c-di-GMP-I riboswitch aptamer from uncultured Desulforhopalus sp., 90 nucleotides, folded computationally.
It matches the Rfam family "c-di-GMP-I riboswitch aptamer". Rfam's curators write: GEMM was predicted in a large-scale screen for bacterial structured RNA regulatory elements.
The model forms 95% of the base pairs in the Rfam consensus.
Its mean pLDDT, the model's own confidence on a scale to 100, is 84.
RNA sequence: GACAAUGGCAAAACGCUUUCCGAAAGGGCGUGACGCAAAGCCUCCGGCCUACGUUUUUCACUAGAAAAAUAUGGUAGCGGGGUUACCGAA
Numbered sequence: 001g002a003c004a005a006u007g008g009c010a011a012a013a014c015g016c017u018u019u020c021c022g023a024a025a026g027g028g029c030g031u032g033a034c035g036c037a038a039a040g041c042c043u044c045c046g047g048c049c050u051a052c053g054u055u056u057u058u059c060a061c062u063a064g065a066a067a068a069a070u071a072u073g074g075u076a077g078c079g080g081g082g083u084u085a086c087c088g089a090a
Stems, first nucleotide, its partner, number of pairs: 001087001008036002013031004020027002034077001040083003044080003047075003053070007
């Protein structure tokens, strides 16, 4: 890539009953399909989300509280890049 064939994945939302993981963001599993031709896999680059911890500042100066910054946490269904792969007419 063609209204071809065989198939695949699965957003939002809802559920997890003394909550499956996590501080959170987010993830997992089930239901579900908005979409996807790599929506298979990898954080290398940029973006975005989060801030347990750390640092700084302020307040309290006994315990502590608040604000700001920060990825070492995420997002591969934000984009780029890397890498692997099914089918196949004209």